[in-house]
Context: one part of a larger RNA
RNA sequence: CUCAGGAGAAGGAACUCGGCAAAUUAACACCGUAACUUCGGGAGAGGGUGUGCCCAGAGAAUGUGAAGGGCCUAGCGUCCGGAGCAGUAAUGGGUUGCAGUGAAAAGGUGGCUGCGACUGUUUAUUAAAAACACAGCACUGUGCAAACACGAAAGUGGACGUAUACGGUGUGACGCCUGCCCGGUGCUGGAAGGUUAAGUGAUGUGGUGAGAGCUAUUGAUCGAAGCCCCAGUAAACGGCGGCCGUAACUAUAACGGUCCUAAGGUAGCGAAAUUCCUUGUCGGGUAAGUUCCGACCCGCACGAAUGGCGUAACGAUGGCCACACUGUCUCCUCCUAAGACUCA
Numbered sequence: 001c002u003c004a005g006g007a008g009a010a011g012g013a014a015c016u017c018g019g020c021a022a023a024u025u026a027a028c029a030c031c032g033u034a035a036c037u038u039c040g041g042g043a044g045a046g047g048g049u050g051u052g053c054c055c056a057g058a059g060a061a062u063g064u065g066a067a068g069g070g071c072c073u074a075g076c077g078u079c080c081g082g083a084g085c086a087g088u089a090a091u092g093g094g095u096u097g098c099a100g101u102g103a104a105a106a107g108g109u110g111g112c113u114g115c116g117a118c119u120g121u122u123u124a125u126u127a128a129a130a131a132c133a134c135a136g137c138a139c140u141g142u143g144c145a146a147a148c149a150c151g152a153a154a155g156u157g158g159a160c161g162u163a164u165a166c167g168g169u170g171u172g173a174c175g176c177c178u179g180c181c182c183g184g185u186g187c188u189g190g191a192a193g194g195u196u197a198a199g200u201g202a203u204g205u206g207g208u209g210a211g212a213g214c215u216a217u218u219g220a221u222c223g224a225a226g227c228c229c230c231a232g233u234a235a236a237c238g239g240c241g242g243c244c245g246u247a248a249c250u251a252u253a254a255c256g257g258u259c260c261u262a263a264g265g266u267a268g269c270g271a272a273a274u275u276c277c278u279u280g281u282c283g284g285g286u287a288a289g290u291u292c293c294g295a296c297c298c299g300c301a302c303g304a305a306u307g308g309c310g311u312a313a314c315g316a317u318g319g320c321c322a323c324a325c326u327g328u329c330u331c332c333u334c335c336u337a338a339g340a341c342u343c344a
Base pairs, nucleotide, nucleotide: 001339002338004336005335006334007333008332010330011329014328019325027051028050029049030048031047036041038173052095053094054093055092056091062086063085064084068080069079070078071077072075096100108323109322110321111320112319113318114317115315116314120132121131136171137170138169139168140167141166142165148157149156150155174310175309176308177307179240180239181238184237185236186233187232188231189230190229193228194227195226199222204217205216206215207214208213241259242258243257244256245255268302269299280296281295282294283293284292
């Protein structure tokens, strides 16, 4: 020096991307316990006190329940009975050590906030999460030989179910809600009209023939779905403006004008897991804060089931702060064990 442990003056996160690692806490009994809350929780919240041994309490309480006895319906019955065994608290007194859950084993705690409601699931072998799932919600298909799926078919699943059922899609507990647009795309509906395939075959023409005819061609008319067309539909795919002027300081613009659109973003939220400019500005916390928390709104480029905003509880989840604690550090030292190394 490496590795595994132990101890440490004063300080106590100054270490570091970050308290990573380590330390602290820890059992049992009792006292006591905040905001918030879906009234269940939060909660072991937080914070305290006690704990050995001896005597008394006391072989109290309590637990178990033998022998024996009574009764009858004669039983693995029932009612008494209390032996034996186990066995301790409050409380009072005494006593001892540095130390009494004397060793070991045994939560560190609190505050603010993002995300996801939760328990679950996942990249076997670099990712456990905010991803997936979820109960709940909504739309949509399906009337049973169901829709749908597998199969060439027979057939099978769905289901020995029957719309309070089953399939598909989206969202994701709960609370308050979910605005406007049907022009495009999709889907659904529409006895008309347009277009139109095979088919139908009016008429004309050619070839041949004495003719009847046969044959080649022309293609009026009729003719399905689809498409066009007309409506509906956004918890279907999706979308949700610009310019100019205006108030008696200034600034701003409730107001007016104008252009365009299918309609011009409502509620709520907002420098956000979204903010480029940006370390925005203000406030808080620090002596000092690109992070954090609370506001503001100028949203480059939030926004309502590709859900919006809240939310108790929960989380080996992300960010920030504090207390306790410590060799993480100031700044290293010593001890133990095994290596490395030197000599034999």
A computed fold for a 344-nucleotide part of an RNA from Candidatus Procabacter sp. UWC6, annotated as large-subunit ribosomal RNA, domain IV.
The prediction has a mean pLDDT of 89.
RNAcentral holds the full RNA, with entries from ENA and SILVA.